[in-house]
RNA sequence: AACAGAGUAGGACAGCGCGCGUGAAGUGUCCGUCGGACGGGGAGUUGCCGGCGGAACGAAAAGCGAAGCUUGCGGUGCGCCGUCCGCAUCCCGCUGGA
Numbered sequence: 001a002a003c004a005g006a007g008u009a010g011g012a013c014a015g016c017g018c019g020c021g022u023g024a025a026g027u028g029u030c031c032g033u034c035g036g037a038c039g040g041g042g043a044g045u046u047g048c049c050g051g052c053g054g055a056a057c058g059a060a061a062a063g064c065g066a067a068g069c070u071u072g073c074g075g076u077g078c079g080c081c082g083u084c085c086g087c088a089u090c091c092c093g094c095u096g097g098a
Base pairs, nucleotide, nucleotide: 003096004095005094010085011084012083013082015080016079017078018077019076020074021073022072029055030054031053032052033051034050035049036048040092041091042090043089061071062070063069064068
């Protein structure tokens, strides 16, 4: 030196727990707008995430005297944990190589 590797935000899935909706919110899609994050350092998008506004689309209920509960259902929310993917990209750095 070649080469190999670690680590972020975030994402996907599984398990567990607690909720929400089933009087349709949420999820997903599109448009606008604002903001945020993006390995240890720097830069950083047409990519990612989120808030708000709007648009189209759209659903699974059942049982039980009641309150309500239970079982389901929802591309449902949050938390914990596990596995996998993963710095979009550029420059430098870190570990092994040594």
A computed fold for a 98-nucleotide RNA, annotated as THF (Tetrahydrofolate) riboswitch aptamer.
Of the family's consensus pairs, 82% are formed in the model.
The coordinates come from a structure-prediction model, not an experiment, and the mean pLDDT is 76.
It matches the Rfam family "THF (Tetrahydrofolate) riboswitch aptamer". The literature on the family includes a 2010 paper in Chem Biol by Ames et al., "A eubacterial riboswitch class that senses the coenzyme tetrahydrofolate". From the family's description: Tetrahydrofolate (THF) riboswitch was first reported for Ames et al. as an RNA motif in 5' untranslated (5'-UTR)regions of folate transport and biosynthesis genes in Firmicutes genomes.